Description
The RNA shown here (c-di-GMP-I-GGC riboswitch aptamer) has 75 nucleotides and comes from a Desulfobacteraceae bacterium. The sequence was found by an Rfam model in a public genome assembly. The source organism's lineage runs through Bacteria, Pseudomonadati, Thermodesulfobacteriota, Desulfobacterales and Desulfobacteraceae. Its mean pLDDT, the model's own confidence on a scale to 100, is 83.
RNA sequence: UCAGACAAAGCCAAAUUCGUCGUGAGGCGGAGACGGAAAGCCACGGGUCUCAAGGAGACAGCCGGGUUGCCUGAA
Repeated sequence: UCAGACAAAGCCAAAUUCGUCGUGAGGCGGAGACGGAAAGCCACGGGUCUCAAGGAGACAGCCGGGUUGCCUGAA
């Protein structure tokens, strides 16, 4: 630098459910495991969603982009 297999140390954790916060989309914590090679982080572009409709919010496990990084293999 490139690639990611029916492998693999370690990692994350959808649906559902309990608690809690929020008007809400949803967030956080416990249980759980459908999946994931960035399913780490960042709302920058698109997208979807919410609202006390103030343009203010939510989603990074929708796609792209930025940035950092583990393992394995190859050069």